A computed fold for a 75-nucleotide RNA from Candidatus Kaiserbacteria bacterium RIFCSPLOWO2_01_FULL_54_13, annotated as transfer RNA. The coordinates come from a structure-prediction model, not an experiment, and the mean pLDDT is 81. Taxonomically the source falls in Candidatus Kaiseribacteriota (Bacteria, Bacteria candidate phyla).
RNA sequence: GGCCCCGUCGUCUAGCCCGGUCUAGGACGCCAGGUUUUCAUCCUGGAAACACGGAUUCAAAUUCCGUCGGGGUCA
Numbered sequence: 001g002g003c004c005c006c007g008u009c010g011u012c013u014a015g016c017c018c019g020g021u022c023u024a025g026g027a028c029g030c031c032a033g034g035u036u037u038u039c040a041u042c043c044u045g046g047a048a049a050c051a052c053g054g055a056u057u058c059a060a061a062u063u064c065c066g067u068c069g070g071g072g073u074c075a
Stems, first nucleotide, its partner, number of pairs: 001074007010028004020058001030046005051067005
C1' cells in the first nucleotide's frame, strides 16, 4: 500500500441484513428511596451511549462516500 471485519451508556451486549413504534432495549456496575439493628440480599425508581464529517431521504444507529481508531490477511 491492496482487500476484509469491527467501533452503541462506566463495562459487556441486542438492534443494522429488511430505514419509521413510548424515551435506542437488556445484564452487571453507579445513584436515590423502601425493607433490615447495620451491612449484604431483595423490591421500586433514576442518570448514562449510536467513533467523526458529509450525502441520500418526509424520516438514518441502520443505506452510500470520506476520515480516524482497532483487528485480520496479502505483498